[in-house]
RNA sequence: GGGUCGCUAGCUCAGUUGGUAGAGCAACGGACUUUUAAUCCGCAGGUCCCGGGUUCGAGCCCCGGGCGACCCA
Repeated sequence: GGGUCGCUAGCUCAGUUGGUAGAGCAACGGACUUUUAAUCCGCAGGUCCCGGGUUCGAGCCCCGGGCGACCCA
């Protein structure tokens, strides 16, 4: 320098054909009793990496950029 893949909640990750953004864990509140905690219930939490484009509508498609991993040179 080129190529491929990835970037979505605090963490790890889903998200189908473009049509209301989700799960587990963590946090918070409650119940319970086995009490530095476990279990159960509930609740909250989002600049979908950034900018632009297409579209009635973009996490998803297109272009540019950033960061990371791997491969090639």
Predicted 3D model of a 73-nucleotide RNA (transfer RNA) from an Actinomycetota bacterium.
It matches the Rfam family "tRNA". By type it is a transfer RNA.
The source organism's lineage runs through Bacteria, Bacillati and Actinomycetota.
It was read from a public genome assembly.